[in-house]
Fluoride riboswitch aptamer (crcB RNA motif) from an Actinomycetes bacterium, 63 nucleotides, folded computationally.
It was read from a public genome assembly, where an Rfam model found it.
Lineage of the source: Bacteria > Bacillati > Actinomycetota > Actinomycetes.
The coordinates come from a structure-prediction model, not an experiment, and the mean pLDDT is 80.
The model forms 100% of the base pairs in the Rfam consensus.
RNA sequence: AUGGCCACUGGCGAUGAAGCUCGCCAAAACUGCGGCCAGUCCGCUGAUGGCUUCUACCCGGGU
Numbered sequence: 001a002u003g004g005c006c007a008c009u010g011g012c013g014a015u016g017a018a019g020c021u022c023g024c025c026a027a028a029a030c031u032g033c034g035g036c037c038a039g040u041c042c043g044c045u046g047a048u049g050g051c052u053u054c055u056a057c058c059c060g061g062g063u
Stems, first nucleotide, its partner, number of pairs: 009026005016054006032044004036039001
């Protein structure tokens, strides 16, 4: 210096926060989908990896 493994800690899982849980990563994990005139262009869904709660947004109803 490189590769592998283990432990601790940390980070990550397309838009915010908290708890629980699952998986992944060690400078990687991660960075949604569709269209074509490929442009810093156009359009669509979703605040979760999963569950619960809150906030924001959207739709409908009531007061």